[in-house]
RNA sequence: GCAAACCGCCGGAAACGGCGGGACGCAAAGCAAGGGGGCUAAAGCACGGGCACGCCCGCGCCAUGCCAGCCCGGCCGCCG
Numbered sequence: 001g002c003a004a005a006c007c008g009c010c011g012g013a014a015a016c017g018g019c020g021g022g023a024c025g026c027a028a029a030g031c032a033a034g035g036g037g038g039c040u041a042a043a044g045c046a047c048g049g050g051c052a053c054g055c056c057c058g059c060g061c062c063a064u065g066c067c068a069g070c071c072c073g074g075c076c077g078c079c080g
Base pairs, nucleotide, nucleotide: 001026002025006021007020008019009018010017011016024069030075031074034072035071036070037067038066039065044061045060047058048057049056050055
């Protein structure tokens, strides 16, 4: 210097994010989703059920969404 869990408000379908409070931790807990990994599943697709035939519900798959405080790699950086 930063700020996990948790709490409040806001955004989002969610994961999660922003702001305020709060400190578990961090000597890059600064930036950035390139590789691996993790989270979510709105839309889409498949199946089942319903239907007023417009669509609705359930279930599964799926990132184009998210995580840099999971790891590797990349970029930048103050003092001693």